[in-house]
Molecule: Archaeal signal recognition particle RNA
Organism: Candidatus Aenigmatarchaeia archaeon
Parts: sequence; C1' cells; structure tokens
RNA sequence: GCAGGGGAUAGACUGGGCUGUUGGGCGUAGCCUGUUACCGCAAACCGUCUUCAUGGCGGAGUCGAAGCCAGAGAGCGGUACCGGGAGGCAGGACCGGCCCUUUCAUCCGACUGCGAAGCUCUGCCCUGCAGGACCGUUAUCAUGGUGAACCAGGUCAGGUCAGGAAUGAAGCAUCCUUAAGCUGUGCUGGCGAUGCUUGCAGGAUCCAAGAGUGGAGAAGGAAGUUAGGACCAACCGGAUCUGCCUGCCGAUAUCCAUCGAUGGCGCUCCCCUGU
Repeated sequence: GCAGGGGAUAGACUGGGCUGUUGGGCGUAGCCUGUUACCGCAAACCGUCUUCAUGGCGGAGUCGAAGCCAGAGAGCGGUACCGGGAGGCAGGACCGGCCCUUUCAUCCGACUGCGAAGCUCUGCCCUGCAGGACCGUUAUCAUGGUGAACCAGGUCAGGUCAGGAAUGAAGCAUCCUUAAGCUGUGCUGGCGAUGCUUGCAGGAUCCAAGAGUGGAGAAGGAAGUUAGGACCAACCGGAUCUGCCUGCCGAUAUCCAUCGAUGGCGCUCCCCUGU
C1' cells in the first nucleotide's frame, strides 16, 4: 500500500407533495400519496427559524463512512386550458297539445207513431194608430144635505107699545121656504195618470209556448276529424340555443407520491489478522 474483520466517531435516517398562513422558510390545520417511514410537550388572536431559514424543546432507535446532490426516462394522482359527448339547473324564443267556435263520420243516448227533426202560422217582444177599463182633476147641468149676521120672504110664542076693553101695531127667539156659499152623488165633455186591457198594421225573432204540416229521428255526451280563432298567462309534451354545475373520454401544458439508467461530491479515526 492492498484485502478482510471488529470498534468508535463525523454524520445521516426515522416519509414526500399541494393548499392555507407568512415578508419569506418550516410546523400545528386541510387535502393527495404511501411506507415495517419513532415517542413526548406546546403551537392559528399561533409555535419556531431567518435566505447558511426546509421547524422548536426533550428522549429513543437504526445505519454508520454511511451517505448527500443532480438526474434522462417511466409514472398512480392533482391542477389549468381546449375538444367531444352525457346528465342536471336556470333563462330565451319555436312547434304542438290544453282553451273557444265550427265541419264530417263513428259510438252512447234522455225523448220519440199517445208523433222526432224540419217548414209554416200565431202568440210571447218592439213601434205606430184607434180604443176600452179604472183613478184623479176640472166645467156645465141635475139632484140631496146644509145654509143668511142689521142690510131675503113668510109665520111670529113670550115680552113691548097703543087702547077702558075688544083688538091692533112693530117685532126678538123658533119654525117653514130660499139666494149666495159649502158639501155629497150622478150624467156629459175636457185634461192627465196607470205593473190593466182590446183591435189593426208594420217590424223583430235566441229561448220556450199553441196550432198546422211532416213522417223518423233526435237534445246532449265520448273519443276523433275539418277550418278558423285565442293564448304565447299557467300547465303538459317535443326539439333547439345560451349560461352555469357535475361526471366521463381524448389532447396539450404543468406539478407530483414512487421507481430510476447515469453522473458529481464525499469515503475519517483506532485495533486485529493476512499479504
């Protein structure tokens, strides 16, 4: 010097990545990945370090010049963008249905020869003309009742006046008659009103009514159909566009657990044995 064995130590290891936080680096937190990949204490109003930062404090184990660094390439997985196509949500406009009217045929069918539909007439409705009834009012006439105060008539008890008396005179009340007036009734005429009513003419006509004609259908309903209308309100169905979300496939870029040819750095000290 070389080789082998043993011991010691320097040292290394006891996971990595992303997010988050931080001036920044680690950690506790969350997530991904996956090792026979430590233990304890504290740590998100946080713990600790400072670009020589890839945690701090304490302990243990393994390896031990171990090992560290770079790393083509492979690669589970993540992220971003693009394309495809599926589902969901929201919105927009489109078509159809739903709604209304109508046509046609089918089915059911109240009713129907004790007579369906249809047609005709009439009335019901409106207008005009001519009336009636009834009510109110008014005028004349007739009639009944009532009816005069000092300024109608008649009769005039009582009382008054005249007279010797008989009797006479005036005359209040009363009664009778009556004017004006008031009122009732009636006739006639005028005017007006009415949930009334008649006739004639014309008009209109969905419904239902009466009559005639007619001679077997038919009110209506169900699902279709024809042609229009309405709604684009709501609901249903169909197809489409836009946006968002979810997941799948493909491609690109990037990050990454793990593997990794290969390269670089390093390879200390002591003892023993052999040579």